[in-house]
Molecule: TPP riboswitch aptamer (THI element)
Organism: Gemmatimonadales bacterium
RNA sequence: CGUAUCUGCCAGGGGCAUCGCCGACCACGUCGGGUCGGCGAUUGAGACGCACCCUUCGAACCUGACCCGGUUCAGACCGGCGGAGGGAGGCAGACCCGUCCGGAG
Numbered sequence: 001c002g003u004a005u006c007u008g009c010c011a012g013g014g015g016c017a018u019c020g021c022c023g024a025c026c027a028c029g030u031c032g033g034g035u036c037g038g039c040g041a042u043u044g045a046g047a048c049g050c051a052c053c054c055u056u057c058g059a060a061c062c063u064g065a066c067c068c069g070g071u072u073c074a075g076a077c078c079g080g081c082g083g084a085g086g087g088a089g090g091c092a093g094a095c096c097c098g099u100c101c102g103g104a105g
Base pairs, nucleotide, nucleotide: 001098002097005094006093007092008091009090010089011055012054013053014052016049017042018041019040020039021038022037023036024035025034026033061086062085063084067080068079069078070077
């Protein structure tokens, strides 16, 4: 000096779904529906918490997508799509390895 890894600080990016029950409102000839609030359940790191995840070695997350197959009470719940396209960084420290220069022996 460089690479990899780890840590810290500051900054930035991202998602928040599905179902059940209760209540209120809207609508309604019937079947059936929509919105809001509360409680509970499923999956997950995270379902409104300065919590969680991610920051170019980038699947955090978005588009494709009211997509396709499977599963489920339901659903990005699982897989495909995806060797597709996008997508948000700086500093410092520790340490492994390598290279170069100088000194000593």